Predicted 3D model of a 72-nucleotide RNA (transfer RNA) from a Patescibacteria group bacterium. RNAcentral holds the sequence, with entries from ENA and MGnify. The same sequence occurs in records of 2 taxa. Its Rfam family is "tRNA". Gene Ontology term of the family: triplet codon-amino acid adaptor activity. It is annotated as a transfer RNA. Taxonomically the source falls in Bacteria candidate phyla (Bacteria).

[in-house]
RNA sequence: GGGGAUAUAGCUCAGUGGUAGAGCAUCGCGUUUGCAACGCGAGGGUCAGGAGUUCGAGUCUCCUUAUCUCCA
Numbered sequence: 001g002g003g004g005a006u007a008u009a010g011c012u013c014a015g016u017g018g019u020a021g022a023g024c025a026u027c028g029c030g031u032u033u034g035c036a037a038c039g040c041g042a043g044g045g046u047c048a049g050g051a052g053u054u055c056g057a058g059u060c061u062c063c064u065u066a067u068c069u070c071c072a
Base pairs, nucleotide, nucleotide: 001071002070003069004068005067006066007065010024011023012022013021018055026042027041028040029039030038048064049063050062051061052060
């Protein structure tokens, strides 16, 4: 220098162009003498950044950034 992959909640990850979700974690309540475990509930998101297409974009297109990987 060139090719490919990834970027979504604190962490690990889903998500057919049509209301952004799960598990773990955190907090509250119940259960217990207490703890753990379990049950119920709550909070937490600039979907890496920018632009474009579209009635509508996490999703499609382009550019940039970061990480991983392959070639030289």